[in-house]
Context: one part of a larger RNA
RNA sequence: CCGUCCUUAAGGAACUAGGCAAAUUGACCCCGUAAGUUCGCGAUAAGGGGUCCCUCCAGAUGCUUAUAUUUCGAUAUCGGCAUGCUGAGGGCGCAGUGAAGUGGCUCUGGCGACUGUUUAUCAAAAACACAGUUCUCUGCCAACACGAAAAGUGGAUGUAUAGAGAAUGACGCCUGCUCGGUGCCGGAAGGUUAAGGGGAUGGGUCAGCUCCUUCGGGGGCGAAGCUCCUAACUGAAGCCCCGGUAAACGGCGGCCGUAACUAUGACGGUCCUAAGGUAGCGAAGUUCCUUGUCGGGUAAGUUCCGACGUGCAUGAACGGCGUAACGACUGGAGCACUGUCUCAAGGACGGACUCG
Numbered sequence: 001c002c003g004u005c006c007u008u009a010a011g012g013a014a015c016u017a018g019g020c021a022a023a024u025u026g027a028c029c030c031c032g033u034a035a036g037u038u039c040g041c042g043a044u045a046a047g048g049g050g051u052c053c054c055u056c057c058a059g060a061u062g063c064u065u066a067u068a069u070u071u072c073g074a075u076a077u078c079g080g081c082a083u084g085c086u087g088a089g090g091g092c093g094c095a096g097u098g099a100a101g102u103g104g105c106u107c108u109g110g111c112g113a114c115u116g117u118u119u120a121u122c123a124a125a126a127a128c129a130c131a132g133u134u135c136u137c138u139g140c141c142a143a144c145a146c147g148a149a150a151a152g153u154g155g156a157u158g159u160a161u162a163g164a165g166a167a168u169g170a171c172g173c174c175u176g177c178u179c180g181g182u183g184c185c186g187g188a189a190g191g192u193u194a195a196g197g198g199g200a201u202g203g204g205u206c207a208g209c210u211c212c213u214u215c216g217g218g219g220g221c222g223a224a225g226c227u228c229c230u231a232a233c234u235g236a237a238g239c240c241c242c243g244g245u246a247a248a249c250g251g252c253g254g255c256c257g258u259a260a261c262u263a264u265g266a267c268g269g270u271c272c273u274a275a276g277g278u279a280g281c282g283a284a285g286u287u288c289c290u291u292g293u294c295g296g297g298u299a300a301g302u303u304c305c306g307a308c309g310u311g312c313a314u315g316a317a318c319g320g321c322g323u324a325a326c327g328a329c330u331g332g333a334g335c336a337c338u339g340u341c342u343c344a345a346g347g348a349c350g351g352a353c354u355c356g
Base pairs, nucleotide, nucleotide: 001351002350003349004348005347006346007345008344010342011341014340019337027051028050029049030048031047036041038170052091053090054089055088057087058086059085060083061082062081063080064079066077067076068075069074092096104335105334106333107332108331109330110329111327112326116128117127132168133167134166135165136164137163138162144154145153146152171322172321173320174319176252177251178250181249182248183245184244185243186242187241190240191239192238196234197233202228203227204226205225208221209220210219211218212217253271254270255269256268257267280314281311292308293307294306295305296304
């Protein structure tokens, strides 16, 4: 010097990002226990007191001898025995759950209802799950899933109070407007539209006919057959189109003026939109400006709590707002307690180090 422990005057969180760590509390019995609440809880709330030994002191309880009464169930009295019981008196020590083990507590926010689950090996949480709620699909050889394809299997020896998929997430009060875009569902009149069907016209080949000829050949027309390209016409779903649907994906405005001080703007005008954010909540885990402003708490508070609303950029199952209980969650405050600190000191053991 390092590690693991122990003790400490006075102060008591002044330490620190933060009471991290440590200390306090602790068992059993008795008393006592608030707000809130889903009446179950909260609650070991909080906060007090007791705990050892002796007593031929008192009581209580149980068993029981005897006596009296008796409705024959039992009751009363005098004794005896017993005790994980109670009280009183006395005794000793600094200390009586004499060691060990064995909750610190309270107030107030946020988030998640809860018990659970998770990153085996840096994250246990506000993340996941959850009961409950809602939507969509599925009528049974079900939807859906596994299976190159099929057979087959699961779903299910189930049958819409069932099964599958998706979202939200107990409970309470609620869940506004928008179908223009995207998606899904329905519709079938019209437009567009594939393969296929269809095969007009045209081209190639060519018997033949005809013109020219240097008689070698060349030009023109061209039936039937074969063949090539192909138009009209026909032709489903889809798309266009017409409707519906937001607990489907999503979205939910701007400018100008106006009231008898000023300010503000119930009101009016105008532009745009599918519709312009309702109820709630709000500097929020969301607020940039910002340490917003006011109030509370402190001697002093960028955090915290209550308000305000000017919401850069809240908002209703990507759920909104509340909420008792719960939480090794997270923010703030207090009591108790302490070597966290002022500020360090001493001790024990084990290392390091020195000598051997």
The part of an RNA shown here (large-subunit ribosomal RNA, domain IV) has 356 nucleotides and comes from a Phycisphaerae bacterium.
It was read from a public genome assembly.
The prediction has a mean pLDDT of 85.